Description: The part of an RNA shown here (large-subunit ribosomal RNA, domain II) has 674 nucleotides and comes from Peptoniphilus sp. ING2-D1G. The prediction has a mean pLDDT of 84. Rfam family: Bacterial large subunit ribosomal RNA. The RNAcentral record of the full RNA draws on ENA and SILVA.
[in-house]
Context: one part of a larger RNA
RNA sequence: GCCAGCGAGUUAUGUCAAUAAGCAAGAUUAAAAUGUAAAGCAUUGAAGUCGCAGAGAAAUCGAGUCUAAAUAGGGCGAAAGUUAAUUGACAUAGACCCGAAACCGUGUGAUCUAUCCAUGGGCAGAGUGAAGUUGAAGUAAAAUUCAAUGGAGGCUCGAACCGGGUAGCGUUUAAAAGCUAUCGGAUGACCUGUGGAUAGGGGUGAAAAGCCAAACGAACACGGAGAUAGCUGGUUCUCCUCGAAAUAGCUUUAGGGCUAGCCUUUAGCGAACAAUGAUAAGGGGGUAGAGCACUGAAUAGUAGCGGGGGCAAUACGCUUACCAAUACCUAUCAAACUCCAAAUACCAAAUCAAGCGCUAAGGAGUCAGACAAUGAGGGAUGAGCUUCAUAGUCAAAAGGGAAACAGCCCAGACCACCAGCUAAGGUCCCAAAAUAAUAGUUAAGUGGGAAAGGAAGUAUAAUUACUCAGACAACCAGGAUGUUGGCUUAGAAGCAGCCACACAUUCAAAGAGUGCGUAAUAGCUCACUGGUCAAGUGAUUGUGCGCCGAAGAUAACCGGGGCUAAACUAAAUACCGAAGCUGUGGAUCAGAAAUGAUGGUAGAGGAGCAAUGUGUGCAAGACGAAGCAGAAGUCGCAAGGCCCUGUAGAUAGCACACAAGAGAGAAUGCUGGC
Numbered sequence: 001g002c003c004a005g006c007g008a009g010u011u012a013u014g015u016c017a018a019u020a021a022g023c024a025a026g027a028u029u030a031a032a033a034u035g036u037a038a039a040g041c042a043u044u045g046a047a048g049u050c051g052c053a054g055a056g057a058a059a060u061c062g063a064g065u066c067u068a069a070a071u072a073g074g075g076c077g078a079a080a081g082u083u084a085a086u087u088g089a090c091a092u093a094g095a096c097c098c099g100a101a102a103c104c105g106u107g108u109g110a111u112c113u114a115u116c117c118a119u120g121g122g123c124a125g126a127g128u129g130a131a132g133u134u135g136a137a138g139u140a141a142a143a144u145u146c147a148a149u150g151g152a153g154g155c156u157c158g159a160a161c162c163g164g165g166u167a168g169c170g171u172u173u174a175a176a177a178g179c180u181a182u183c184g185g186a187u188g189a190c191c192u193g194u195g196g197a198u199a200g201g202g203g204u205g206a207a208a209a210g211c212c213a214a215a216c217g218a219a220c221a222c223g224g225a226g227a228u229a230g231c232u233g234g235u236u237c238u239c240c241u242c243g244a245a246a247u248a249g250c251u252u253u254a255g256g257g258c259u260a261g262c263c264u265u266u267a268g269c270g271a272a273c274a275a276u277g278a279u280a281a282g283g284g285g286g287u288a289g290a291g292c293a294c295u296g297a298a299u300a301g302u303a304g305c306g307g308g309g310g311c312a313a314u315a316c317g318c319u320u321a322c323c324a325a326u327a328c329c330u331a332u333c334a335a336a337c338u339c340c341a342a343a344u345a346c347c348a349a350a351u352c353a354a355g356c357g358c359u360a361a362g363g364a365g366u367c368a369g370a371c372a373a374u375g376a377g378g379g380a381u382g383a384g385c386u387u388c389a390u391a392g393u394c395a396a397a398a399g400g401g402a403a404a405c406a407g408c409c410c411a412g413a414c415c416a417c418c419a420g421c422u423a424a425g426g427u428c429c430c431a432a433a434a435u436a437a438u439a440g441u442u443a444a445g446u447g448g449g450a451a452a453g454g455a456a457g458u459a460u461a462a463u464u465a466c467u468c469a470g471a472c473a474a475c476c477a478g479g480a481u482g483u484u485g486g487c488u489u490a491g492a493a494g495c496a497g498c499c500a501c502a503c504a505u506u507c508a509a510a511g512a513g514u515g516c517g518u519a520a521u522a523g524c525u526c527a528c529u530g531g532u533c534a535a536g537u538g539a540u541u542g543u544g545c546g547c548c549g550a551a552g553a554u555a556a557c558c559g560g561g562g563c564u565a566a567a568c569u570a571a572a573u574a575c576c577g578a579a580g581c582u583g584u585g586g587a588u589c590a591g592a593a594a595u596g597a598u599g600g601u602a603g604a605g606g607a608g609c610a611a612u613g614u615g616u617g618c619a620a621g622a623c624g625a626a627g628c629a630g631a632a633g634u635c636g637c638a639a640g641g642c643c644c645u646g647u648a649g650a651u652a653g654c655a656c657a658c659a660a661g662a663g664a665g666a667a668u669g670c671u672g673g674c
Base pairs, nucleotide, nucleotide: 001674002673003672004671005670006669011093012092013091014090015089016088017087018086019085021083022082023081026050027049028048032044033043034042035041054061055060064076065075066074067073096234097233099231103224104223105222106221107220108219114198115197116196117195118194119193120192121191122190123188125157126156127155128153132149133148134147135146136145137144161185162184163183165182166181167180168179169178200216202212203211204210237608238607239606240605241604242603247260248259249258250257251256261366262365263363264362265361266360267359268358269357270356276353277352278351279350282347283346289340290338291337295334296333297332301328302327303326306323307322308320309319310318311317369394370393371392373390374389375388376387377386378385399410400409401408414586415585416584417583419582420581421580425576426575427574428561429560430559434573438570439569440568441567447563453548454547457545458544459543460542461541462540463539464538465537466536474532475531476530477529478528480505481504482503485499486498487497511526515524516523587598588597589596590595609663612659613658614657615656616655617654618653620651627647628646629645630644633642634641635640
C1' cells in the first nucleotide's frame, strides 16, 4: 500500500410536542396477590398521580380575584382531560465515536546513573631531583656557599587503566552512541570489585535543570477514569418535497454562545382586498448638481482705518515702490457652507395583476463569506488591500461563451431522442457556420500590451495667402551708389560691440544688410528684381486610422496555423451555436380539467430497500436447503428482487407484525492476510 473482518446518536429516568388509539368530568393503576394450558397472559389491588377553579403575601372571596377611595383602569384567571405506545427534541447521566498535555491516590524502583559509608584490589618503564642529612668552606657563633647524599611532587614522558578533544566512516548502522586515525589524565580531588545508604515536589548533584534502569523542567506501574477538550479528524442504504446563513444586539466576547433575522413541518386565521408587484392622484426631503446670500477658505485691482519705516519730536504733524482691517469690483473652493436644487428611493388614496400573508407550536442550521458593478470612508483617488451601502453571481449552479479560468457574459439541468428555433459568442483551417455582399479606413502584422511628449505618415473637413497681368520649385542674370554711416578700436569696411536714423540716391530691383567667411579688406550667399518654364503653390486649424517614444529573463503580449483581410469603421442579410425555448415519449407531485411544477450545500419533512432475531400464518428441502462461483435474462425511479448453470451437502424461505449490537471508503482508525 491493497484486500477481508470489526468500527460511531445508545440506554435509563423526567419534561415538552407530534402521531394514531382507549376511556372521558374523569383517566390510570404501583408494589403486591390469585389463577392457568407459562404467554409480550388474565383477574384482583385506589395507596398514589394528573385533571375537574382561580386570585391573593395572607385573612379571604370565588368565575372571578388582587391592587385601589373606586362601580375606573390594570395584573393573573375563566375553553377536556388522562393512560400507555411510537417518533422528534431537551435535561441529568461518559450521552455520537476516537484523541491530549496534565491532576490526584496507592505502590515499585539507586543491578543504569549521582553522592556517601564499609571492606578489598590496581597503577610497566623512564625522567626531574624539593625539604632534610653528611662533609667541606665560612663565622666569635650563626647566616651563607659548594659537594655529596636523599627521594618530595593534585611534578615530567609514556603502557595497562580511566577518558572522549579533532577528523573521517557509520547514520533502514556490525552497534538504539560504534569503528579507524589522532588526542587528554595516568601516585591522584586517581581508577575499580563486593556489600550497604538516600525515592518522586522527593533524592543526588565540583550545578549541565544534569542523573534517578536505552525519552526526567518532576520516574515507573496500577487506580480515580470513559478526567476534561468552546479544538482537529471521522460518522456506514435509496428515492421524493422545500431549502438557508456568513447579519443585528449582548457576551473575560471575537474561529464559542444566547435572543432576533433568514429555512422547514404541522395547525389555525384572514381574504375579495390585509400583505406583495405594476401604474399612480397626492406627499415630505436637502443628496447629485449648482451657487457664494450665510459660515469659513482663497484671488488680482481700487479706495484704505490701523500698524511698520523715515523726517520731526514738547506736541500737533508731514511722508512712503512696506504690511494691511474693512468696503466695492474681478475670478474661485467646501463631508461637518446653502440664496437654490434634481433623477432615483420612500409613504400612499385609487385601478390592475397574481395568489398569498399573518399567528401559534415542533425541528433546525447560520454568526470566517468571496468577487465583479455602482456610490462612499481608510490607504498613495496603491493592492487579488480594508470598512460600509445598493443590486448581481459564486457560496449551494451543472450547460454554452471568455484558449485554459468559483465570483465576468448568456442561461437556471425531472428522464430519454441520430428532431427543430435561438442567446451570449461566432462563420479561412484546427473547429459547427459567409474564403458572403455594400461603402470607406489602415501598411503599422497596427490589429495581437502602455503614457507624457515628438514628427512634410495617410484620409477627410474647414479658414486663409499667392497665382495665365505667369504663382511655388529649379535654372540664367542682376543684387548698385553717398559709404569704410557715426562711435569704439591696433583694425571694425553690411556681418566683435555700442548708437542713431531704420537715411538718401540711381533703379526692373537691391537691408546702412539673412548667413558663411577675412587680422581687417576681399570672396560666397540671402532678402529683393528681370528672364526661361507652365498650373497650381504655401500657411493654419479640427477629426479618423496609423508611426516613434517601447530594454529581461520560453519562440511566449492573436489559443495555434496562418491572415493585407481572415484587421478596423458604418449599416443591413443569411447561417452556426446551450442541459435556454419548441417537438415526441415517459416518471412523480398538484389540479375537476386545461395545465403547471420537479438544480441544490447546511438543514427541516416524507416514502421505501436490505441484513439479524422473535411471534403468528403459509409452508420448501437428499427427486438436493443454506453457502460459494458465473454469465445472460427479467422486474423496480433507486436501495434492491427474481430466475438460470455449476459446485455444495442439511437446513431454509415468503407474508404480516414486532425487536434492535440494523447498512463503511475515508477517523496518520483497529485486527489479520498478502